[in-house]
Molecule: transfer RNA
Organism: Curtobacterium sp. ZW137
């Protein structure tokens, strides 16, 4: 140097044009005498940065950056 994947909530992941969801943790309630387990609730997200395409981008494309695998 080149070449490919990958980056979404504290964590671990789905979501692959129509606009963001799950489990797991934390937090309130219930229950228990108290925890804890269990039920239920509510929060929790400029989708790595930008910039472009499009009516509409996490989703396509460039650039940039952070990880990981080849090659040389």
């Nucleotide at each position: 140097g080149c070449g490919c994947c990958u980056c979404u909530a504290g964590c671990u992941c789905a979501g692959c044009g129509g606009a963001a969801g799950a489990g797991c943790a934390a937090c309130g309630a219930g229950c228990u005498u108290c925890u804890a387990c269990c039920u239920c609730g509510a929060a929790g997200g400029u989708c790595g940065g930008g910039a472009g395409u499009u009516c509409g981008a996490a989703u396509c494309u460039c650039c940039c950056g952070g990880g990981g695998c080849g090659c040389u």